[in-house]
Context: one part of a larger RNA
Molecule: small-subunit ribosomal RNA, 3' major domain
Organism: uncultured bacterium
RNA sequence: UGACGGGGGCCCGCACAAGCGGUGGAGCAUGUGGUUUAAUUCGACGCAACGCGAAGAACCUUACCUGGGUUAGACAACGGUGGACCGCCCUAGAGAUAGGGUUUUCCCUUCGGGGACUGCCGGCUUCAGGUGCUGCAUGGCUGUCGUCAGCUCGUGUCGUGAGAUGUUGGGUUAAGUCCCGCAACGAGCGCAACCCCUACUUCUAGUUGCCAGCAUUUAGUUGGGCACUUUAGAGGGACUGCCGGCGUUAAGCCGGAGGAAGGUGGGGAUGACGUCAAGUCCUCAUGGCCCUUAUGCCCAGGGCUACACACGUGCUACAAUGGCCGGUACAGAGGGUAGCGAAGCCGCGAGGUGGAGCUAAUCUCACAAAGCCGGCCUCAGUUCGGAUUGGAGUCUGCAACUCGACUCCAUGAAGUUGGAAUCGCUAGUAAUCGCGGAUCAGCAUGCCGCGGUGAAUACGUUCCCGGGCCUUGUACA
Numbered sequence: 001u002g003a004c005g006g007g008g009g010c011c012c013g014c015a016c017a018a019g020c021g022g023u024g025g026a027g028c029a030u031g032u033g034g035u036u037u038a039a040u041u042c043g044a045c046g047c048a049a050c051g052c053g054a055a056g057a058a059c060c061u062u063a064c065c066u067g068g069g070u071u072a073g074a075c076a077a078c079g080g081u082g083g084a085c086c087g088c089c090c091u092a093g094a095g096a097u098a099g100g101g102u103u104u105u106c107c108c109u110u111c112g113g114g115g116a117c118u119g120c121c122g123g124c125u126u127c128a129g130g131u132g133c134u135g136c137a138u139g140g141c142u143g144u145c146g147u148c149a150g151c152u153c154g155u156g157u158c159g160u161g162a163g164a165u166g167u168u169g170g171g172u173u174a175a176g177u178c179c180c181g182c183a184a185c186g187a188g189c190g191c192a193a194c195c196c197c198u199a200c201u202u203c204u205a206g207u208u209g210c211c212a213g214c215a216u217u218u219a220g221u222u223g224g225g226c227a228c229u230u231u232a233g234a235g236g237g238a239c240u241g242c243c244g245g246c247g248u249u250a251a252g253c254c255g256g257a258g259g260a261a262g263g264u265g266g267g268g269a270u271g272a273c274g275u276c277a278a279g280u281c282c283u284c285a286u287g288g289c290c291c292u293u294a295u296g297c298c299c300a301g302g303g304c305u306a307c308a309c310a311c312g313u314g315c316u317a318c319a320a321u322g323g324c325c326g327g328u329a330c331a332g333a334g335g336g337u338a339g340c341g342a343a344g345c346c347g348c349g350a351g352g353u354g355g356a357g358c359u360a361a362u363c364u365c366a367c368a369a370a371g372c373c374g375g376c377c378u379c380a381g382u383u384c385g386g387a388u389u390g391g392a393g394u395c396u397g398c399a400a401c402u403c404g405a406c407u408c409c410a411u412g413a414a415g416u417u418g419g420a421a422u423c424g425c426u427a428g429u430a431a432u433c434g435c436g437g438a439u440c441a442g443c444a445u446g447c448c449g450c451g452g453u454g455a456a457u458a459c460g461u462u463c464c465c466g467g468g469c470c471u472u473g474u475a476c477a
Stems, first nucleotide, its partner, number of pairs: 001477002003474003007471007015461002019425005026316008034307002042053002064302007073127001078122006087102006106115003129291002132289003138285002140280003143276001145274001150189006156165003169180003195268004200236007209226003214223002239262001242256005318418001322377007334365003339358002344353003384415001389410007431453007
């Protein structure tokens, strides 16, 4: 100087408390451990691994296993030689591949040749290739403490020195934020602001959007209009600016007015010096090491989907604030041409048929659901719950056996609110309800977004956890 303390003081955070809803019990989904296996590819392991890499394993992916092949190789460079390449057919084969047939005869040209593409051959060293090892050799990227308020420097001063001072102190703040004081005076990286969305408003603009008045219609459908809604560009607006009180005349704090909004309005992006030899050599790049008729490459099938069990994360429930049936209302944000696909018709349904329109404020996905109105059920393992299983189908796709999703009929398991323990959340939040998107042929209870309905509680900081500042002890560095 730090680190640590079941030392002290001050302060903060859904940290506790006050509340609301969960997890832990059940069934299922998913990840992991373990076990099994020819293989169940690899990585990730307290917080900060475990719906994580994986925004989507039937083949492919795929790195694993078994078997079949291959050795200048799937890909790049060089030399020689042939030919356009491509495509199509036949035979053998699981295919890779091998053999045969057919079709075609590239571009420029100074006619010497050159160029692109492609088949075969070659190999001496030199080459390719490796998801082989080392994240404890590395770059890059990322997590975490933590959006915590800190981390430093120049000059000066103090100290033999390590170092200190500044950065401590009195107030104040979300903040090393600001004020005052002070052997310090300044400065940098952080904080804040500048950026984006959202809440109010003005102007500009009026189609694909909108419809007040007029006419018209099944319908903003049409004429008409751009006032309103809205869209999207430029502005305004909030600054403790005003008033009162408190405060040291300060910084600021409390209350009030006006205002759409009030003291950082709400949300996002933004992550200092560093810590964890944290994570990643399987994104990529890369040193070293290793393999080179194999640890490379091609192919078929299998595996990654196994199952006595254990854990994490979720979904659905156990019901009456509910379930079922009928009627009826209101979103936002997105996607769409190898695509979205309307009306109509067929099917109980998944879906089929159909093909209008749409490169989309125009057409379409697309009926939002909870809600509201009416009816049934009356507390039961039930008209709760839907696992499991049998049968019949639909769709995607060469192909749904291992191993897809969905539909219909039948079946109807556990489960009656969950031990010890433990998690999230402070407002348009929790809870609850549906909708969309990425990935994607198909496959979502996961992930990322969107809106609808919409709470309860916070006395307080003693305690648990994490953190900041000052101080104290130390046999630790």